Context: one part of a larger RNA
RNA sequence: UGACGGGGGCCCGCACAAGCGGUGGAUUAUGUGGAUUAAUUUGAUGCAACGCGAAAAACCUUACCUGGCCUUGACAUGCCACUAAAGAAGCAGAGAUGCAUUAGGUGCCCGAAAGGGAAAGUGGACACAGGUGCUGCAUGGCUGUUGUCAGCUCGUGUCGUGAGAUGUUGGGUUAAGUCCCGCAACGAGCGCAACCCUUGCCAUUAAUUGCCAUCAUUUAGUUGGGCACUUUAAUGGGACUGCCGGUGACAAACCGGAGGAAGGUGGGGAUGACGUCAAGUCCUCAUGGCCCUUAUGGCCAGGGCUUCACACGUAAUACAAUGGUCGGUACAGAGAGUUGCCAACCCGCGAGGGGGAGCUAAUCUCAGAAAGCCGAUCGUAGUCCGGAUUGUUCUCUGCAACUCGAGAGCAUGAAGUCGGAAUCGCUAGUAAUCGCGGAUCAGCAUGUCGCGGUGAAUACGUUCCCGGGCCUUGUACA
Numbered sequence: 001u002g003a004c005g006g007g008g009g010c011c012c013g014c015a016c017a018a019g020c021g022g023u024g025g026a027u028u029a030u031g032u033g034g035a036u037u038a039a040u041u042u043g044a045u046g047c048a049a050c051g052c053g054a055a056a057a058a059c060c061u062u063a064c065c066u067g068g069c070c071u072u073g074a075c076a077u078g079c080c081a082c083u084a085a086a087g088a089a090g091c092a093g094a095g096a097u098g099c100a101u102u103a104g105g106u107g108c109c110c111g112a113a114a115g116g117g118a119a120a121g122u123g124g125a126c127a128c129a130g131g132u133g134c135u136g137c138a139u140g141g142c143u144g145u146u147g148u149c150a151g152c153u154c155g156u157g158u159c160g161u162g163a164g165a166u167g168u169u170g171g172g173u174u175a176a177g178u179c180c181c182g183c184a185a186c187g188a189g190c191g192c193a194a195c196c197c198u199u200g201c202c203a204u205u206a207a208u209u210g211c212c213a214u215c216a217u218u219u220a221g222u223u224g225g226g227c228a229c230u231u232u233a234a235u236g237g238g239a240c241u242g243c244c245g246g247u248g249a250c251a252a253a254c255c256g257g258a259g260g261a262a263g264g265u266g267g268g269g270a271u272g273a274c275g276u277c278a279a280g281u282c283c284u285c286a287u288g289g290c291c292c293u294u295a296u297g298g299c300c301a302g303g304g305c306u307u308c309a310c311a312c313g314u315a316a317u318a319c320a321a322u323g324g325u326c327g328g329u330a331c332a333g334a335g336a337g338u339u340g341c342c343a344a345c346c347c348g349c350g351a352g353g354g355g356g357a358g359c360u361a362a363u364c365u366c367a368g369a370a371a372g373c374c375g376a377u378c379g380u381a382g383u384c385c386g387g388a389u390u391g392u393u394c395u396c397u398g399c400a401a402c403u404c405g406a407g408a409g410c411a412u413g414a415a416g417u418c419g420g421a422a423u424c425g426c427u428a429g430u431a432a433u434c435g436c437g438g439a440u441c442a443g444c445a446u447g448u449c450g451c452g453g454u455g456a457a458u459a460c461g462u463u464c465c466c467g468g469g470c471c472u473u474g475u476a477c478a
Base pairs, nucleotide, nucleotide: 001478002477003475004474005473007472008471009470010469011468012467013466015462016461019426020425021424022423023422026317027316028315029314030313031312032311033310034308035307042053043052064303065302066301067300068299069298070297073128077127078126079124080123081122082121083120088102089101090099091098092097108117109116110115130292131291133290134289135288139286140285141281142280143279144277146275151190152189153188154187155186156185157166158165159164170181171180172179196269197268198267199266201237202236203235204234205233206232207231210227211226212225215224216223240263243257244256245255246254247253319419323378324377325376326375327374328373329372335366336365337364340359341358345354346353347352385416390411391410392409393408394407395406396405432454433453434452435451436450437449438448
């Protein structure tokens, strides 16, 4: 100087407390461990691994296994020889591939032609290719975490023999090393804040595909008309403790108030200092070293990654009446769409099929929002709750749904009556609850990323638990 303390002081955080909803019990989904297996490819392992890499494992993916094949190789550059190349058909085979033919028939550049060159293919020899092989404890890059915590440092000066100290400590204050005052310090840098995006108010400009107050018109903003309004999208304004009162040290600031759409960082996001964890990643990529080179490389078929006594994590659905079922009826936002979204209409109980209009989209389509509201029914029951499982008949995607897809109809109707010890999230348009969309994608979502609808309770307080910041103290630790 740090680190640590079941030392002290001050302060903060959904850290506790006050509340609301869960997890832990059930079934299913999914990940992991373990076991199994020819293989069940691999990485991630307290917080910070475990719906994680994987924003889609039937083939492919695929790295694993079994079997069949190739050896200058699927891919790159260089050398030699030959041939234009591409493409099509036949046979064998699980295919990779092999076989022998047939057909095709010269394009570009130089040149009068012969010929040469470029590109492509075949064969050959070697340099080499190739490796998701090992080492993340050799590395770059990227990322997690501490933590959006308020810290981390430097120059000059001063003090100290020196390591170092001072500044950065102290008194206040703040979300903040934020600001003020003081001070052997005076300044400065990286962080904080602001500048950026979005949302909340207003104005100006603009008016189609959007909108409709006035005037006509219609089943319908449908048409004429208009751009007031809504909205859209560009530019500005607006909030700064600016004003008033009080407290304070005449400071910084805090408390209350006015005006205001908004008030003290307005809400949300992006933004992550010096460092820590030899944290994670050699399987994104790059790369040192080591290793393989008729194989640890390459191609193919089938299988596996989907197994299952069990254990754990994360979710979905429930156990019901604030509910289930049936009928009627209302209101979103944000997105996506030409190998696509697919309307009207017809068929089917339905998944779906037919059909073909429109749309490269404020125009058309996905698209019916659901909870809600108005009625009816059920009456506390393993039920008109719950839906697992299984049987069967179908639908769709796709060469192909056996291993191993999703969906529909009928039948079946398991566990489950609110969950031990323990434990998690959340402070407001939040929790809870309800549906909608996107990416990936042929098909497949209870995951994930977004979107809106309805919409709470509680916070006395900081004694305690956990984590963190500052000062101080002890130490046989570095």
This is a predicted structure of a 478-nucleotide part of an RNA (small-subunit ribosomal RNA, 3' major domain) from Methylophilus sp. CS3. Rfam family: Bacterial small subunit ribosomal RNA. Gene Ontology terms of the family: ribosome and structural constituent of ribosome. The source organism's lineage runs through Bacteria, Pseudomonadati, Betaproteobacteria, Methylophilaceae and Methylophilus.